[in-house]
């Protein structure tokens, strides 16, 4: 110096361009136990890496940059 892939909740992942971004684990608060565990139930919790642009509508598609991972050279 070039090409490829990734980037969504504290953490691992989902989401044909179309209802309020959807789980598990972890958190809280509750049942539960004599007390913990385990297991039940239950609540908050991400405006999707930044900016731009297509579209009636963007996590998705397109330019950029940024950041991590690989290949080439």
């Nucleotide at each position: 110096g070039c090409c490829c892939c990734u980037a969504u909740a504290g953490c691992u992942u989902a989401a044909u361009g179309g209802a309020c971004a959807a789980a598990g684990c972890a958190a809280g608060c509750g049942c539960g136990u004599u007390c913990u565990a385990a297991g039940c139930g239950u609540u908050a919790g991400a405006c999707u890496g930044g900016g731009g642009g297509u579209u009636c509508g963007a996590a998705u598609c397109c330019c950029u940059c940024u950041a991590g991972g690989g290949g080439c050279g």
Description
Transfer RNA from a Patescibacteria group bacterium, 73 nucleotides, folded computationally. It matches the Rfam family "tRNA". By type it is a transfer RNA. The prediction has a mean pLDDT of 82. It was read from a public genome assembly.